[in-house]
RNA sequence: CAUAUUCAUGGGUAAAACUGUCGAAAGGCAGUGACACAAAGCCAAGGGUCUAAAGUCCAUCAGAGGACUAUGACAGCCGGUUGCCACA
Repeated sequence: CAUAUUCAUGGGUAAAACUGUCGAAAGGCAGUGACACAAAGCCAAGGGUCUAAAGUCCAUCAGAGGACUAUGACAGCCGGUUGCCACA
């Protein structure tokens, strides 16, 4: 340089939506479903985001509101950590 072969196993998870259920909510769980994911496995005492029941403050009776705040939540936001396969 050319040709040929190989270009990967077993597979895994499950978005949105719908239904049911728990929750104040965010969101969780289960069923259906499949958007996507080489960590979309695990970790909430690293960062970030979401919610605001209780609490505090302000307002208000022509009213039922507003603000702050996790002890709540999110790992399919980053991050930490542990794994499968390979002619690594």
Notes:
This is a predicted structure of an 88-nucleotide RNA (c-di-GMP-I riboswitch aptamer) from Anaerostipes rhamnosivorans. Taxonomically the source falls in Anaerostipes (Bacteria, Bacillota, Lachnospirales, Lachnospiraceae). The coordinates come from a structure-prediction model, not an experiment, and the mean pLDDT is 83.